[in-house]
RNA sequence: CCGUGCUAGGCGGGGAGCUCGUGGUGCCCUGUACCCCAAAUCCACGUAUGGGGGGCUGAAUCCCCGCCCGAGGUCCGACCAGUUUCAGGAGUUCGGUCCGCACGCAGUGUCGAAGGCCGGGUCCUGCGCAACGGGGUCCCGCGAACCGAGUCAGGGCCGGGAGGCAGCAGCUCUCAGCGGACCACCCCGUGUGCCGCAGGGUCGCCUGGCCUGAGCGAGCGACGGUGCUGGUACCUGAGGCUGCCGGAUCGACGGCGGGUGCACGG
Numbered sequence: 001c002c003g004u005g006c007u008a009g010g011c012g013g014g015g016a017g018c019u020c021g022u023g024g025u026g027c028c029c030u031g032u033a034c035c036c037c038a039a040a041u042c043c044a045c046g047u048a049u050g051g052g053g054g055g056c057u058g059a060a061u062c063c064c065c066g067c068c069c070g071a072g073g074u075c076c077g078a079c080c081a082g083u084u085u086c087a088g089g090a091g092u093u094c095g096g097u098c099c100g101c102a103c104g105c106a107g108u109g110u111c112g113a114a115g116g117c118c119g120g121g122u123c124c125u126g127c128g129c130a131a132c133g134g135g136g137u138c139c140c141g142c143g144a145a146c147c148g149a150g151u152c153a154g155g156g157c158c159g160g161g162a163g164g165c166a167g168c169a170g171c172u173c174u175c176a177g178c179g180g181a182c183c184a185c186c187c188c189g190u191g192u193g194c195c196g197c198a199g200g201g202u203c204g205c206c207u208g209g210c211c212u213g214a215g216c217g218a219g220c221g222a223c224g225g226u227g228c229u230g231g232u233a234c235c236u237g238a239g240g241c242u243g244c245c246g247g248a249u250c251g252a253c254g255g256c257g258g259g260u261g262c263a264c265g266g
Stems, first nucleotide, its partner, number of pairs: 001266006009057003012030004020046005034054004063259006072250006080243010093231005098225003103221003107216002115211008123200006129193002131190007139180004148173004156165003
């Protein structure tokens, strides 16, 4: 130096987070890198570089060490910008609502406003009248097999006779009752009345008369209110988040340099 067979090692790494700590699963970065099992109210471990099972490679492109570069992450800090929350201030502006005023428009008023005096109505009580309804009386008609009335044919009874007696049917009349009529009268009643009389009441509303003589009410607009309510914008302070800037720290991929075996045979 060459060949064969092995071994250490390797077959991804990093950041934040979690944790007493470490590694892993899950998130993010890098970028391509053996397989299977379990793992977030988690799995494994205690100084190893995760635990269990299997496979490949294997002394260098690949393993180990140092330096550089630096994706990306984490922490800290001041100014500025954006965004958001809270507190305070000032009370801005818009809408709704309520109140006020009587400036404008409209309405109303000398065909008499507001006010004053007298009265009436609306309200309540009683009585009357009327209307309506019901009942009764009055009027008309019907109306009793016998147990209502009158007259009682025939027939019957009493009597020697004269004569007398009761009485069915028929006819007439009427009781209870039924029907009609609605004029009049009586009684009772009423979700009735441009009705009358008497008394009471009169906050409000309507209305008549008299006095007086110019305002009245607030519909719309304007204006005002430490009024209420819903939005909106402003100032000050504090906090959160994001961006920019500076610092610290970890650091993948990549680059450069160095290092690392054993056995046998030729």
A computed fold for a 266-nucleotide RNA from an Acidimicrobiia bacterium, annotated as Bacterial large signal recognition particle RNA. The coordinates come from a structure-prediction model, not an experiment, and the mean pLDDT is 76. Its Rfam family is "Bacterial large signal recognition particle RNA". It is annotated as a non-coding RNA gene.